[in-house]
Small-subunit ribosomal RNA, central domain from Metschnikowia drakensbergensis, 464 nucleotides, folded computationally. It matches the Rfam family "Eukaryotic small subunit ribosomal RNA". The literature on the family includes a 2001 paper in Science by Yusupov et al., "Crystal structure of the ribosome at 5.5 A resolution".
Context: one part of a larger RNA
RNA sequence: UUGCAGUUAAAAAGCUCGUAGUUGAAGAUUGAUUGCUGCUUCGUUGCAGCGAUGGACUGGCUGCGGCCAGGAUUACUUUGAGUAAAAAAAAGUGUUCAAAGCAGGUUAUUGCCUGAAUUCUCUAGCAUGGAAUAAUAAAAUAAGACGAUGGUCUAUUUUGUUGGUUUCUAGACCAAUCGUAAUGAUUAAUAGGGACGGUCGGGGGCAUCAGUAUUCAGUAGUCAGAGGUGAAAUUCUUAGAUUUACUGAAGACUAACUACUGCGAAAGCAUUUGCCAAGGACGUUUUCAUUAAUCAAGAACGAAAGUUAGGGGAUCGAAGAUGAUCAGAUACCGUCGUAGUCUUAACCAUAAACUAUGCCGACUAGGGAUCGGGUGUUGAUCUUAUUAAAUGACGCACUCGGCACCUUACGAGAAAUCAAAGUUUUUGGGUUCUGGGGGGAGUAUGGUCGCAAGGCUGAAACUU
Numbered sequence: 001u002u003g004c005a006g007u008u009a010a011a012a013a014g015c016u017c018g019u020a021g022u023u024g025a026a027g028a029u030u031g032a033u034u035g036c037u038g039c040u041u042c043g044u045u046g047c048a049g050c051g052a053u054g055g056a057c058u059g060g061c062u063g064c065g066g067c068c069a070g071g072a073u074u075a076c077u078u079u080g081a082g083u084a085a086a087a088a089a090a091a092g093u094g095u096u097c098a099a100a101g102c103a104g105g106u107u108a109u110u111g112c113c114u115g116a117a118u119u120c121u122c123u124a125g126c127a128u129g130g131a132a133u134a135a136u137a138a139a140a141u142a143a144g145a146c147g148a149u150g151g152u153c154u155a156u157u158u159u160g161u162u163g164g165u166u167u168c169u170a171g172a173c174c175a176a177u178c179g180u181a182a183u184g185a186u187u188a189a190u191a192g193g194g195a196c197g198g199u200c201g202g203g204g205g206c207a208u209c210a211g212u213a214u215u216c217a218g219u220a221g222u223c224a225g226a227g228g229u230g231a232a233a234u235u236c237u238u239a240g241a242u243u244u245a246c247u248g249a250a251g252a253c254u255a256a257c258u259a260c261u262g263c264g265a266a267a268g269c270a271u272u273u274g275c276c277a278a279g280g281a282c283g284u285u286u287u288c289a290u291u292a293a294u295c296a297a298g299a300a301c302g303a304a305a306g307u308u309a310g311g312g313g314a315u316c317g318a319a320g321a322u323g324a325u326c327a328g329a330u331a332c333c334g335u336c337g338u339a340g341u342c343u344u345a346a347c348c349a350u351a352a353a354c355u356a357u358g359c360c361g362a363c364u365a366g367g368g369a370u371c372g373g374g375u376g377u378u379g380a381u382c383u384u385a386u387u388a389a390a391u392g393a394c395g396c397a398c399u400c401g402g403c404a405c406c407u408u409a410c411g412a413g414a415a416a417u418c419a420a421a422g423u424u425u426u427u428g429g430g431u432u433c434u435g436g437g438g439g440g441a442g443u444a445u446g447g448u449c450g451c452a453a454g455g456c457u458g459a460a461a462c463u464u
Base pairs, nucleotide, nucleotide: 004435005434006433007416008415012432014301016299017298021294022293023292025187026186072136073135074134075133076130077129079127080126088119089118092102093101104113105112106111145180146179147178148177149176150174151173152172153171154170155169191291192288193287194286196283197282200279204276205275206274207273210254211253214250215249216248217247218246219245220244221243225236226235262269263268306347307346308345309344310343311342316340320336321335322334323333358431359430360429362423363422365407366406367405370402371401372400373399374398375397376396377395379394381393382392384390411418412417437464438463439462446457447456448455449454
């Protein structure tokens, strides 16, 4: 490992990319017959072996050693050799039984007869049979295979002997010529990538435009209160508060429409218009042909708060100041109010960053809605421009892809509940991360990152 768990009990990294690693679609030669080889058993027949200490000669075979040439390579599995003993399992044996031990038994002799078996022994290595499964390799700029003909080079042996030349023969080389061949490129994955098409969206960036509200200011009107609360008070007010009307400025925000709706990797995203690039889904008798999935290291983005330097400061508002409340109130309620809240440039890298539910793939069930694309329609109206066309809107049916919901449970679960949290003791689709009683403790220490605040990594003693 077989064989745990991860919604809520401990535990899915906030999110995406990504190298090593791990894993990875289908296909290609199966069947019949015959021959050969090997093994097991049986039958028949022949030879050999054994002996003649054997000798001579010749040929063949085999073993070992050497040399040359040819044959794709592993994983996997079968069998074998090999694997210290003791221990373990186990056979035999009356240690008087037994735990043990490796002995012993027969006759009583000159002695004889037996034991001290066997199994297990991973992995790696060696030898061996198999060829399913899984890899890799081969012929695409043919410098490819086979055959023939050439060309260049080498020279052992034999022609009685020696020397020379040529051929044959045996090798090596050639990007030489010709022929043989159906000459040589597997599909096109309800895998993936790319191109194209009309779309879709509150996806992103930059600019631009609008809306009311708030606060402040100006002008005008009125006159005694206004604020605020459970009740009050602090507070503002004849120097006219609050309120009403008309203007102006500033900074923020984007109501209603707004939904169990959309988009985005997540964080997140909602006034108009323009520009810029990007993206999903859909459609496709388009193209490439394994390009893929998940991912240590590494990298991008990452609410709010916070930090640094500018800008801006309407609102709200940590700290702080006050009025109340109260036994007290350093709170809740009220009035002010700094940092902040907004923006630019740079840091920080965390949240109940939650669906508390990793990603990819397959299957298992019924329903009606909805969003986006597409197809069909003998539907019925409306719109543009007025009858035909045509586009768009509406209805119906189907289809692919989303966000969800309802009902059931063949199934799962400790249950709540869940079409996934199902297809799990009938346990194995691929891959990554994490957890192992409660505290101590996300603490100490070390390392590293950060301006800091702090982040990442991360114990133990002790206690229960």
Notes: Its mean pLDDT, the model's own confidence on a scale to 100, is 80. RNAcentral holds the full RNA, with entries from SILVA.